Predicted 3D model of a 163-nucleotide RNA (c-di-AMP riboswitch aptamer (ydaO/yuaA leader)) from Nocardioides gansuensis. The model forms 96% of the base pairs in the Rfam consensus. The sequence was found by an Rfam model in a public genome assembly. The prediction has a mean pLDDT of 78.
RNA sequence: GUGACGGAUCCCCCGAGAGCACACAUCGGGCAGGAGUGGGGGACCCACAGGUUCCACGCCCGCCGCUCACGCGGCUGGCUCGGGGUGAAGUCACUCACGAGUGGCAGAGCACUUUCCAGCUCCAACCCGACAGCUCACCUCACAGGCGUGGGAAAGGAACACA
Numbered sequence: 001g002u003g004a005c006g007g008a009u010c011c012c013c014c015g016a017g018a019g020c021a022c023a024c025a026u027c028g029g030g031c032a033g034g035a036g037u038g039g040g041g042g043a044c045c046c047a048c049a050g051g052u053u054c055c056a057c058g059c060c061c062g063c064c065g066c067u068c069a070c071g072c073g074g075c076u077g078g079c080u081c082g083g084g085g086u087g088a089a090g091u092c093a094c095u096c097a098c099g100a101g102u103g104g105c106a107g108a109g110c111a112c113u114u115u116c117c118a119g120c121u122c123c124a125a126c127c128c129g130a131c132a133g134c135u136c137a138c139c140u141c142a143c144a145g146g147c148g149u150g151g152g153a154a155a156g157g158a159a160c161a162c163a
Base pairs, nucleotide, nucleotide: 002148003147005145009035010034011033012030013029014028015027016026036143037142038141039140040139041138046133058079059078060077062075063074064073065072066071082131083128084127085126086125090105091104092103093102094101095100107122108121109120110119112156113155114154115153116152117151
């Protein structure tokens, strides 16, 4: 420089780039800058919710109130096993040194798009903090990160060349 994965881009302003004037790429900042894209919270309605029994509604420190005590209730802070969220990354089975490994099904990527065939690869990680269904208005967050394809067939599209 160019291209693909991914929602993750474009523009504006300021500073650097740039010793004087102009000035590119690029870098940093501005969120009480704009557009756009994506995420979370959030009504009516809908869904869940009906009856009986059992279980569960977590744990820790501190403070306050009640109690003869056991303990109960409230508040602040912390934690993660319950639950929830982003994401393709979910589930079942077996093995196991309990770290994990192997395999099936489901899911994701392979370079203009779609379908089929073949082959290769991925199938993570993190966040919230006892708590959240959907959800108009409304509130709020992010704009990352890591990479390098070039097998076959069909249909479509685009570009180039020629006229």